[in-house]
This is a predicted structure of a 101-nucleotide RNA (SAM riboswitch aptamer (S box leader)). The model forms 91% of the base pairs in the Rfam consensus. The prediction has a mean pLDDT of 85.
RNA sequence: UACUCAUAAAGAGUUGCUGAGGGAAAUGGCCCGAUGAAGCAACGGCAACCUGCCUUUACCGGUAAGGUGCCAAAACCAUCCCUAAACGGGAAUGAUGAGAG
Numbered sequence: 001u002a003c004u005c006a007u008a009a010a011g012a013g014u015u016g017c018u019g020a021g022g023g024a025a026a027u028g029g030c031c032c033g034a035u036g037a038a039g040c041a042a043c044g045g046c047a048a049c050c051u052g053c054c055u056u057u058a059c060c061g062g063u064a065a066g067g068u069g070c071c072a073a074a075a076c077c078a079u080c081c082c083u084a085a086a087c088g089g090g091a092a093u094g095a096u097g098a099g100a101g
Base pairs, nucleotide, nucleotide: 003099004098005097006096007095013043014042015041016040017039021032022031023030026079027078028077029076044071045070046069049067050066051065052063053062054061075093080090081089082088
């Protein structure tokens, strides 16, 4: 990098360095940002996908030690389809985890 499966309206932030952008991409919208964006680091936290451990015949369940992940707003919203319309549903795309090559 391409493939398969699963998940997402819940939850969780401070400090230091730095200094102007950021919310995946494109378009439109909306929002965040010098009362400090993105990035990096430290510490803290959330969650429970995988491993471990406890429980069970097994499933379920629990725990949070290890591996990831995550910590503004639904994946910020729309875009394609149902459809003329959407506070509805689905898809696509992206993300994360696990698996297989």